[in-house]
Context: one part of a larger RNA
Formats: sequence, structure tokens, C1' cells
RNA sequence: CGUAGGAGUCUUGAGAAGAGCUGUCCUUAGUACGAGAGGACCGGGACGGACUAACCUCUGGUGUGCCAGUUGUUCUGCCAAGAGCACGGCUGGUUGGCUACGUUGGGAAGUGAUAACCGCUGAAAGCAUCUAAGCGGGAAGCACGCUUCAAGAUGAGGGCUCCCACAGAAUUAAUCUGGUAAGGCCCCCGGAAGAACACCGGGUUGAUAGGUCGGACGUGGAAGAGCGGUAACGUUCGGAGCUGACCGAUACUAAUAGGCCGAGGG
Repeated sequence: CGUAGGAGUCUUGAGAAGAGCUGUCCUUAGUACGAGAGGACCGGGACGGACUAACCUCUGGUGUGCCAGUUGUUCUGCCAAGAGCACGGCUGGUUGGCUACGUUGGGAAGUGAUAACCGCUGAAAGCAUCUAAGCGGGAAGCACGCUUCAAGAUGAGGGCUCCCACAGAAUUAAUCUGGUAAGGCCCCCGGAAGAACACCGGGUUGAUAGGUCGGACGUGGAAGAGCGGUAACGUUCGGAGCUGACCGAUACUAAUAGGCCGAGGG
């Protein structure tokens, strides 16, 4: 820009893409078959490999403003307690998130038309013949079936709902201009969304983010004081103190105020 008014929302599916793998074992059954050796079809079940999708409950990994321990040194006047630097100084753990080494799922079943091939009936050709008329069976393949995209499918589809008899020009036209409707955008607060854009949520008639409060998870017993010990240190107050992303509550802070676009009876 188009989809013959302008919007919101839910869809149909022409078409396109993906997937399509395979092993071992048990059973049927030591059965059919076979002199024996050996050893099935068909059917049922279990467990795997590789590939693939999603996810983070578990097990691990990661963890750079989470917690603790600790070395050297500088500083906060000193003690104590801390802060900076040294690969986050090093070490031990670790929430959310992201992940595989983790977990769960998938390939199908089924239907239809067929290939090679196997048949039934059956003439031409009194026989024979799957074929000439007619009728069956038959593949990991084909069309469906499963997953995803999809009406720019210009062949531009469909349903539901919302807004609509506004002004002014120039002249009777599918005209132009302006302010509006439903609705949308800008702007702002954000996000399990994200390179930008887009998408999703919120914008005071508000829990969108931050803060605060409560909880969870984590760390593992804070500072200070008392007591014990010459001291290092231990212990009690006390599962203490601290705690990023997690779960809630709460308008304290910030989403204020405002601007623009957008139909005219199709």
C1' cells in the first nucleotide's frame, strides 16, 4: 500500500515445512518343518542405541552487589569490628535464571488408493488363461492421520461484536479540507518477550517496577555483652545474624500531565 466504510476479537486451511530410524531379549514354542543337526512365519510383551522436542521436580554444572571461613597488606586514631587491593585474592556452600551429565515425551496405531507380485470368476480360442468386461489381496513407499507456519491464497476467505445519517469548501462527485467515533499509537512503568523493531502486562477507577513489611530458599551461629580459660579459643543470650533474581501483602517512590492518528453510508 492492497484486501471497495473504519475497528476489535475468534477462526477455515489452498499451500509449505517437520517427523518417518533401529537392535537385543522373553513368550507363542523347542511348536510347525526336518532323519538329525537345526529351527520359524503370524501374534503378544520387556529393555535398549542413535536422533529429536520440551522442561528444571530430582541428580549435577554455572553462580562476579548471597552467606561463611581465611592469607598478605593499606586505611578507618587505637582495641574490637570493618572497608579497599591481591584472578570474585583464595577456600567451602548456594536462591532465581540458564543448562546436561538430569527428567518427561516422540517415530506410531489406524484408514484409503496402489507397485512388483499373489488370486477369484472368465471369454476371445467348447480346453487353458489373474484380464479382454468384472471382483479381491498386497509395501518402511503415495494420500490422510501427528506437530508447526499459513488469506499478499491479489482467488486477498468466514463468524461474532463495536462505531457511524459531523462540519466547511469547491460543485453534484469513487472530490478536497478540518475536528471527531469505535479503536489505535506516541509517551511512561515493566516483562517467564527481545539485537533494533516486534510481542505480552500495566499506567492512579493502579499492585507494572522499585522500596518497605511478612514468608521461602541459602549460609551456618552475627555484632555486643556475660561466663570459662594465662592464652589461642570455647560457651550462653540465640537455628542467631545476614540474605540477588523466588512467593505474597502494602500506594511510600515512579507510571503525572499531555499529544497524535483514526469512518461519514460504504
Molecule: large-subunit ribosomal RNA, domain VI
Organism: Actinomycetes bacterium